Record summary
A computed fold for a 552-nucleotide part of an RNA from an uncultured bacterium, annotated as small-subunit ribosomal RNA, 5' domain. The full RNA is in RNAcentral, with records from ENA, Greengenes and SILVA. The prediction has a mean pLDDT of 80.

[in-house]
Context: one part of a larger RNA
RNA sequence: GACGAACGCUGGCGGCGUGCCUAAUACAUGCAAGUCGAGCGCGUGAAGCAGUCAAACGCCCUUCGGGGUGUUUGCCUGUGGAACGAGCGGCGGACGGGUGAGUAACACGUGGGUAACCUACCUGCAAGCUCGGGAUAACUCGUGGAAACGCGAGCUAAUACCGAAUGGGACAAUUUUCCGCAUGGAGGAUUGUUAAAAGAUGGCUCCGGCUAUCCCUUGCAGAUGGGCCCGCGGCGCAUUAGUCAGAUGGUGGGGUAAAGGCUCACCAAGGCCACGAUGCGUAGCCGACCUGAGAGGGUGAUCGGCCACACUGGGACUGAGACACGGCCCAGACUCCUACGGGAGGCAGCAGUAGGGAAUCUUCCGCAAUGGACGAAAGUCUGACGGAGCAACGCCGCGUGAGUGAUGAAGGUCUUUGGAUCGUAAAACUCUGUUGUGAGGGAAGAACAAGUUCCGUUCGAAGAGGACGGUCUCUUGACGGUACCUCACCAGAAAGCCCCGGCUAACUACGUGCCAGCAGCCGCGGUAAUACGUAGGGGGCAAGCGUUGUCC
Numbered sequence: 001g002a003c004g005a006a007c008g009c010u011g012g013c014g015g016c017g018u019g020c021c022u023a024a025u026a027c028a029u030g031c032a033a034g035u036c037g038a039g040c041g042c043g044u045g046a047a048g049c050a051g052u053c054a055a056a057c058g059c060c061c062u063u064c065g066g067g068g069u070g071u072u073u074g075c076c077u078g079u080g081g082a083a084c085g086a087g088c089g090g091c092g093g094a095c096g097g098g099u100g101a102g103u104a105a106c107a108c109g110u111g112g113g114u115a116a117c118c119u120a121c122c123u124g125c126a127a128g129c130u131c132g133g134g135a136u137a138a139c140u141c142g143u144g145g146a147a148a149c150g151c152g153a154g155c156u157a158a159u160a161c162c163g164a165a166u167g168g169g170a171c172a173a174u175u176u177u178c179c180g181c182a183u184g185g186a187g188g189a190u191u192g193u194u195a196a197a198a199g200a201u202g203g204c205u206c207c208g209g210c211u212a213u214c215c216c217u218u219g220c221a222g223a224u225g226g227g228c229c230c231g232c233g234g235c236g237c238a239u240u241a242g243u244c245a246g247a248u249g250g251u252g253g254g255g256u257a258a259a260g261g262c263u264c265a266c267c268a269a270g271g272c273c274a275c276g277a278u279g280c281g282u283a284g285c286c287g288a289c290c291u292g293a294g295a296g297g298g299u300g301a302u303c304g305g306c307c308a309c310a311c312u313g314g315g316a317c318u319g320a321g322a323c324a325c326g327g328c329c330c331a332g333a334c335u336c337c338u339a340c341g342g343g344a345g346g347c348a349g350c351a352g353u354a355g356g357g358a359a360u361c362u363u364c365c366g367c368a369a370u371g372g373a374c375g376a377a378a379g380u381c382u383g384a385c386g387g388a389g390c391a392a393c394g395c396c397g398c399g400u401g402a403g404u405g406a407u408g409a410a411g412g413u414c415u416u417u418g419g420a421u422c423g424u425a426a427a428a429c430u431c432u433g434u435u436g437u438g439a440g441g442g443a444a445g446a447a448c449a450a451g452u453u454c455c456g457u458u459c460g461a462a463g464a465g466g467a468c469g470g471u472c473u474c475u476u477g478a479c480g481g482u483a484c485c486u487c488a489c490c491a492g493a494a495a496g497c498c499c500c501g502g503c504u505a506a507c508u509a510c511g512u513g514c515c516a517g518c519a520g521c522c523g524c525g526g527u528a529a530u531a532c533g534u535a536g537g538g539g540g541c542a543a544g545c546g547u548u549g550u551c552c
Base pairs, nucleotide, nucleotide: 001551002550003549005548006547007546008545009544012398013397014396015395016394017393018391019390020356025354026353027352029351030350031349034091035090036089039088040087042085043084044083048079049078050077051076053074054073055072056071057070058069059068060067061066098309099308100307108233109232110231111230112229113228114227117226118225122222123221124220125219126218127217128216130164131163132162133161139154140153141152142151143150144149169194170193171192172191173190174189175188176187177186178185179184199214200213201212202211203210204209235281236280237279242272243271244270248268249267250266251265252264253263254262284306285305286304287303288299289298290297291296311332312331313330314329315328334345335344336343337342362388364387365386366385370384371382372381373380374379401431402430403429404428411422412421413420414419436489437488438487439486440485441484454470455469456468457467458466459465496541497540498539499538500537501522502521503520507536508535509534510533511532517524518523
């Protein structure tokens, strides 16, 4: 000097940061990943509209029984379709968020390679989107179970699933040109084989269809993200010296998106090592951070990149992507429910609880902004995020008043009793009002985007309509009546902590008497202690000051 600090005493305000370093211990409760009705069929079904019937009221007619008509209300039926529910289907749950256990390793950093690879959504280009089919959930009925959850029969839809067609394309073979880094790569030609697809909404219609947008299929290229391989680099112990059996290489088979002992069969005799193999211990790595003149040393909190993990161990499924924190299966420990047959769970997400500990926060507000998922959009979801709360934990800023004021007041302390000092300090007068308190203003900025009107461009057969751009109007703020501004009031409410022997700035008195005590080192204390305790005075820093711990 520094700190994610802790402890003691003290404590006014604001801004910006930071906040379980220990038990990767166990977790009550709530929330943290959904969304799409413009993919689909069901179920419930509001408003509105139409109709029958009934009632009440008004008017007209009346033979006084009633009839006609209108309005309102109610039941029912039809239409309608807001909204809701679960289901099928699509996309997303591989991002975002947490933690640092493991890992000494191509994990990380850095520089290369991939003639050995993949890439949903997005962009560009090219081509296409034809004809059919059978199911199944939901639902209904029956039935098992305490529950979780099933079982059987029947019905139905799709952008779910399957078959056929087409072949620009893809793949294979042959051939040819060019190129190269061994295997080879790129382009052309011929032949053969082979895959696909789905519709929805709006508008128009001559009812045949046409059209705009979105979606869909195939291929090439790009972008983005990743996989794999290699050189180099960064801990300790030699009181760890030998080690390795898929272990090293080859051939062949398998496997992968892909090279490869990745895996398997056979064969060979290798591979690593004193330039430290192997073993043991410790540890996530880096950008960076702290310190230092630098070289170096130490650290790896917050923020950013990468990795690993998700109760412990193992496994695969789905998918463009996982061997998947809030998915599945198996085993184990633990907890909970049970009708004892069987089931349920996983905070190292945000809060919060217990425990551990010297020690680390609210079971808050909001999706207004930024970002993400889905959706054509409106929008929905979002403990990411934006904010507020708590904590002097840190840094920065401000304040606790300013000026004048000598009878040098009172009082304290010291005294050589003359005085000295606290000390312009106080009082008193004048001023100001940062902060504070009260009142008023402030709907500030953070706002872009989206919808609505109009205009232009463009697609289109079309002055159906849509897409894009511009313009006008309207609407949207958690923070928050917050920041800020104005006015009023009153110096009224806001200073402590450590030290004063030397190092090291700052001295006297009393008490104590090797006691009580101090102490970072040297050392103080045994009767005048500037070193212990108290007081006065002084020095230093200041909303902090000291102590302890750790690092330089």